[in-house]
RNA sequence: GGGCCGUUAGCUCAGUCGGUAGAGCAUUGCACUUUUAAUGCAGUGGUCAUUGGUUCGAAUCCAAUACGGCCCA
Numbered sequence: 001g002g003g004c005c006g007u008u009a010g011c012u013c014a015g016u017c018g019g020u021a022g023a024g025c026a027u028u029g030c031a032c033u034u035u036u037a038a039u040g041c042a043g044u045g046g047u048c049a050u051u052g053g054u055u056c057g058a059a060u061c062c063a064a065u066a067c068g069g070c071c072c073a
Stems, first nucleotide, its partner, number of pairs: 001072007010025004019056001027043005049065005
């Protein structure tokens, strides 16, 4: 330098055919318990890497850029 893959909640990851963004863990409150832990219930938490484009509508399609990984030279 070229090719391919990835970037979504604090962490690890889903997300179907383009149509209101989810799970587990963590965290907060409550219940239970002598207390902690465990368990149960409820909640909080998102510029979907960035910018632009296509579209009535984009996490999803297209382009560029940034970062990470693998391969080739």
This is a predicted structure of a 73-nucleotide RNA (transfer RNA) from Methylococcus sp. It was read from a public genome assembly. Rfam family: tRNA. By type it is a transfer RNA. Rfam describes the family as follows. Transfer RNA (tRNA) molecules are approximately 80 nucleotides in length.